[in-house]
RNA sequence: GCGCACCUAGCUCAAUGGUUAGAGCUCUCGUCUUAUACACGAGUGGUUCCAGGUUCGACUCCUGGGGUGCGCA
Repeated sequence: GCGCACCUAGCUCAAUGGUUAGAGCUCUCGUCUUAUACACGAGUGGUUCCAGGUUCGACUCCUGGGGUGCGCA
């Protein structure tokens, strides 16, 4: 330099163009226990990388930029 894939909660990941963007783990609280752990219940947590565009409607489609990884040279 060229090509491909990816970027969503603190972490790992879901989410047919349409319903309030969810799950597990973490964290906080409660129940349980002499106490802790386990288990169970509840809760907190999001500028969906950025900027435009298409659309009645965009995490999703298109364009540009940024970042990460892989391959080729």